[in-house]
Molecule: SAH (S-adenosyl-L-homocysteine) riboswitch aptamer
Organism: Nitrosomonas aestuarii
RNA sequence: UAUACUGAGGGGCGCUGCAACGGAAUUUCCGUGAGGCUCGGUUGAGUGGUGAUUGUUACAACGGCGCUCGUUCCAU
Numbered sequence: 001u002a003u004a005c006u007g008a009g010g011g012g013c014g015c016u017g018c019a020a021c022g023g024a025a026u027u028u029c030c031g032u033g034a035g036g037c038u039c040g041g042u043u044g045a046g047u048g049g050u051g052a053u054u055g056u057u058a059c060a061a062c063g064g065c066g067c068u069c070g071u072u073c074c075a076u
Base pairs, nucleotide, nucleotide: 004042005041006040007039008038009037010069011068012067013066014065015064018036020032021031022030023029024028035062
């Protein structure tokens, strides 16, 4: 670090449909489908590196369209 699981990033409803998945059929159709992203935890191949341990500080940025709730700030 890949993979897998998981937590968080405040919610709800509707729409479209890319990826992905599933089904049927052979390179098309149908269905599902807007946390798939990021930051953590666990797992941990593969690859690379070589001090180790402890402490402190900070702790988010984003997420198609429409409506809406919540939270915060400002004004009246």